A computed fold for a 500-nucleotide part of an RNA from an uncultured bacterium, annotated as small-subunit ribosomal RNA, 5' domain.
Context: one part of a larger RNA
RNA sequence: GGACGAACGCUGGCGGCGUGCCUAACACAUGCAAGUCGAACGGGGUAAUUUCUUCGGAGGUUACUUAGUGGCGAACGGGUGAGUAACGCGUGAGUAACCUGCCUUCAGGAGGGGGACAACAUUCCGAAAGGGAUGCUAAUACCGCAUAAUAUUGUAGAAUCGCAUGGUUUUACAAUCAAAGAUUUAUCGCCUGAAGAUGGACUCGCGUCUGAUUAGAUAGUUGGUGAGGUAACGGCUCACCAAGUCGACGAUCAGUAGCCGAACUGAGAGGUUGAUCGGCCACAUUGGGACUGAGACACGGCCCAGACUCCUACGGGAGGCAGCAGUGGGGGAUAUUGCGCAAUGGGGGCAACCCUGACGCAGCAACGCCGCGUGAAGGAAGAAGGUUUUCGGAUCGUAAACUUCUUUAAGUGUGGAAGAAGAUGACGGUACACACAGAAUAAGCCACGGCUAACUACGUGCCAGCAGCCGCGGUAAUACGUAGGUGGCGAGCGUUGUCC
Numbered sequence: 001g002g003a004c005g006a007a008c009g010c011u012g013g014c015g016g017c018g019u020g021c022c023u024a025a026c027a028c029a030u031g032c033a034a035g036u037c038g039a040a041c042g043g044g045g046u047a048a049u050u051u052c053u054u055c056g057g058a059g060g061u062u063a064c065u066u067a068g069u070g071g072c073g074a075a076c077g078g079g080u081g082a083g084u085a086a087c088g089c090g091u092g093a094g095u096a097a098c099c100u101g102c103c104u105u106c107a108g109g110a111g112g113g114g115g116a117c118a119a120c121a122u123u124c125c126g127a128a129a130g131g132g133a134u135g136c137u138a139a140u141a142c143c144g145c146a147u148a149a150u151a152u153u154g155u156a157g158a159a160u161c162g163c164a165u166g167g168u169u170u171u172a173c174a175a176u177c178a179a180a181g182a183u184u185u186a187u188c189g190c191c192u193g194a195a196g197a198u199g200g201a202c203u204c205g206c207g208u209c210u211g212a213u214u215a216g217a218u219a220g221u222u223g224g225u226g227a228g229g230u231a232a233c234g235g236c237u238c239a240c241c242a243a244g245u246c247g248a249c250g251a252u253c254a255g256u257a258g259c260c261g262a263a264c265u266g267a268g269a270g271g272u273u274g275a276u277c278g279g280c281c282a283c284a285u286u287g288g289g290a291c292u293g294a295g296a297c298a299c300g301g302c303c304c305a306g307a308c309u310c311c312u313a314c315g316g317g318a319g320g321c322a323g324c325a326g327u328g329g330g331g332g333a334u335a336u337u338g339c340g341c342a343a344u345g346g347g348g349g350c351a352a353c354c355c356u357g358a359c360g361c362a363g364c365a366a367c368g369c370c371g372c373g374u375g376a377a378g379g380a381a382g383a384a385g386g387u388u389u390u391c392g393g394a395u396c397g398u399a400a401a402c403u404u405c406u407u408u409a410a411g412u413g414u415g416g417a418a419g420a421a422g423a424u425g426a427c428g429g430u431a432c433a434c435a436c437a438g439a440a441u442a443a444g445c446c447a448c449g450g451c452u453a454a455c456u457a458c459g460u461g462c463c464a465g466c467a468g469c470c471g472c473g474g475u476a477a478u479a480c481g482u483a484g485g486u487g488g489c490g491a492g493c494g495u496u497g498u499c500c
Stems, first nucleotide, its partner, number of pairs: 001500004006496005013372006019365002021330001026328003030325003035072003040069002043066010079283003088208008098200002103196007111145001113143002120135006151176011181188002209255003216246003221243008258280004262273004285306005308319004336362001338361003344358001345356004375405004385396004409441001411436005419427001444489005449470003455484005465472002
């Protein structure tokens, strides 16, 4: 000198764009943050209409609505960085060892049956959370049967290729396995197989902080055979066998830490950092576990254990903000319990549409960057006043007053967008434009001994104090305090902290 997610002191006019718990991964009141589909299904309710009627009611149709069954989603999006020194991340390869819902393309198919369970009704238990019993019922829910392959498995071959295990193509036989309908008749779905795309999984080379005042570490440990398990290879797990494996090219242990694209700095090499934005990883009160599913060992799912909080009729139950706001606490320190789905994107739905604290906006904060303003020109009696003085003067100083102008921003009024493609605009009567009034509403902070731009007076008297270093102060202090003046920067200025 530059930089900052900064803080503190003094001061503070406006706008644009960004940024804003770095500390306690501390505890959380309240509201919202993941639903949707009636074009899968039976039932209930409301309204309209209609048929019959013993005038009590019963049945039908249409529209809306919905607790339940069912489908898809909830594994995305959003948060945090505790853990992790690791194939976690980065980069480059590999999978002849793998999976992939929705989407796209292609080929083929959808025949015929069955039995339940919710809802509902009756009833019982319980303070509640909730649960039990009996009976009825539908489906794109569930289960057989049929059909069936280029699917899977097994047996027997053939050709060909390679990268070791092997791969690809192909022939024959046998066995096994499928489906679902809805409707406005346009379509949307369903099943099987092949391929693509997307997303993921695994393996390997190289790189990835400090300590040797950590030198030995290791029994599923290292390898083999077999089995199990997995989407898949593998001590991943198990039985048996062998005794290996890693290590001064730093194993093990300990400490610290999410990694990267990037950011800051620097001429560069390098050093430091990993806020915001993007990619990957890990976590979701602590620890463990699986279920469902294409995908989780699942933040707003389940089970168990621990701690904590709450309710209780003491028998038993409920909860998880490291989502958005917000509260307490910690701290030098970090915002609103706001508006809207109008846009972009996501989920569901044929759609209309619904949901979306993602997101778009608004609010707060000089926290940062950038821009603008606080007036312009003229004006010497060099006014008054302040300071100083050698008492002549000098200086503040064209500064002010005064004259003539201008109106950015702020203000008032009128008009008024783009962002939306047919409708639909939270922002917002916002941005912007025009008009009006009047210099009107808007300047501070630090320094002035040298480094380092900028000096005098008074007070104080090694006191009070200053100070980044050298050092000032003990009676004329350009170094302390105040005043005047001057210098620097300017809606900021200075200090502190950290990095280069």
The prediction has a mean pLDDT of 86. Its Rfam family is "Bacterial small subunit ribosomal RNA".